[in-house]
């Protein structure tokens, strides 16, 4: 970068530098000089992968943190389809789509 599986309403932040943005896009709504991005530090979480432990094996529990990923708000929320509720709406509820994150895997 590109497939293809799987998750995605659970969980975790303090300091230094640094000085206006961030939340992907797009519209909403939100953080933010009480300090955005970025970048070091130290700590913390426990999806995937992985070790260990119960177990004949698998499952499934349960314990570690090695490799990546996370540490504002459900992927903030929404938009297309489809099915319901309601007198009816620019209203509410499920459900898939699609578009992103991220992990494994393969190229």
């Nucleotide at each position: 970068c590109u497939a293809u599986c799987a998750u995605c309403c659970a969980g975790a932040a303090a300091g230094g530098c640094g000085g206006a943005g961030g939340g992907a896009c797009u519209g909403g709504c939100c953080c933010u000089g009480c300090g955005a991005a970025g970048c070091c530090u130290u700590g913390g979480c426990a999806a995937c992968c992985u070790u260990c432990a119960u177990a004949u094996c698998a499952a499934a529990u349960g314990a570690g943190a090695g490799g990546u990923g996370c540490c504002a708000a459900a992927u903030c929320c929404a938009u297309c389809c489809c099915g319901g509720a309601g007198g009816a709406g620019u209203u509410c509820c499920g459900g898939g789509a699609a578009a992103g994150a991220u992990g494994a895997u393969g190229u």
The prediction has a mean pLDDT of 77. A computed fold for a 107-nucleotide RNA from Chlorobaculum thiosulfatiphilum, annotated as SAM riboswitch aptamer (S box leader). Lineage of the source: Bacteria > Pseudomonadati > Chlorobiota > Chlorobiaceae > Chlorobaculum. It was read from a public genome assembly, where an Rfam model found it.